[in-house]
RNA sequence: GCAAACCCGCCGAAAGGCGGCGACGCAGAGCCACGGGGCUACGGCAGGAUCCUCCUGCUACGUUCGCCGGGCCGCCA
Numbered sequence: 001g002c003a004a005a006c007c008c009g010c011c012g013a014a015a016g017g018c019g020g021c022g023a024c025g026c027a028g029a030g031c032c033a034c035g036g037g038g039c040u041a042c043g044g045c046a047g048g049a050u051c052c053u054c055c056u057g058c059u060a061c062g063u064u065c066g067c068c069g070g071g072c073c074g075c076c077a
Base pairs, nucleotide, nucleotide: 001026002025007020008019009018010017011016024066028073030072031071032070034069035068036067037064038063039062043059044058045057046056047055048054
């Protein structure tokens, strides 16, 4: 210097994000989703079922940089 979780408000189908409070921690817990991993599945596909309609599985164009690697920038000795 940053700011986890909890809680409150807002956005989102969700994961999650933003703001406030608050500090668990972090010598880069600065930025980037480029590679890997994790999370979610609105939508799409497939299957099932007792109409309405629902259930199950798969899937990222979503998300996570405080999961790892990498790139860029940076501080101290």
A computed fold for a 77-nucleotide RNA from a soil metagenome, annotated as c-di-GMP-I riboswitch aptamer.
Its Rfam family is "c-di-GMP-I riboswitch aptamer". Rfam links the family to the GO term cyclic-di-GMP binding.
Its mean pLDDT, the model's own confidence on a scale to 100, is 90.